[in-house]
Molecule: c-di-GMP-I riboswitch aptamer
Organism: marine eukaryotic metagenome
Parts: sequence; structure tokens; C1' cells
RNA sequence: GAUAAUGGCAAACCCGUCGUAAGGCGGGGACGCAAAGCCACGGGCCCUGAUGAGGGGUAGCUGGGUUGCCGAA
Repeated sequence: GAUAAUGGCAAACCCGUCGUAAGGCGGGGACGCAAAGCCACGGGCCCUGAUGAGGGGUAGCUGGGUUGCCGAA
């Protein structure tokens, strides 16, 4: 980050499964994404708890870290 190229990922929803739950995993399916690859360190949000502490989740909320494909301006 382009009227480029090779490709990649996969929201909602449905089915199955794990979990108290948020949510995760597998299959189908595509809303979209130049990191929608990975990381829970900070902020936010969600679940549990009592509205606390603590614990869990969300990387497709955001900041940051780190790795990668292509090569016009």
C1' cells in the first nucleotide's frame, strides 16, 4: 500500500462437540480483512464472583511487541 500478481484468513448464521458462562474446537458458510499470522503486557468490553478481591475470555475493540508475501508511486 496501487485499477498489480500469487495466494491467505474467515464474521453472522447452521450442525456437532467442550465449558456454569463468556467463549473455544471441528465441518459448512462468507460479512469483511494488507497481517483478520502469533503474543493477554497496558486500556476497554464480556463471563464467574457480591457489583469486591481473585479467576476465565476477547488478538475480527484498541495500544504495543514480534514474524511473514508482493513491489507501482